[in-house]
RNA sequence: UCCCACGUAGUAUAGUCUGGUUAGUAUACCCGGCUCUCACCCGGGCGACCCGGGUUCGAGUCCCGGCGUGGGAA
Numbered sequence: 001u002c003c004c005a006c007g008u009a010g011u012a013u014a015g016u017c018u019g020g021u022u023a024g025u026a027u028a029c030c031c032g033g034c035u036c037u038c039a040c041c042c043g044g045g046c047g048a049c050c051c052g053g054g055u056u057c058g059a060g061u062c063c064c065g066g067c068g069u070g071g072g073a074a
Base pairs, nucleotide, nucleotide: 001073002072003071004070005069006068007067010027011026012025013024020057029045030044031043032042033041050066051065052064053063054062
């Protein structure tokens, strides 16, 4: 320098192929219950689409560029 893949709650991950209801799940965290207390367990709650632009009635999803991570080629 070039090519490929990936980027979503604090963490991990699904959804992207085929655009459409309030973005799901686990865990962590917070509150309550349980317990002599803690843990476990039960109930409830908070929290996310890497950045910019474009297409569209509508973008996490499609297109372009950038940044970052990983892999490959020279």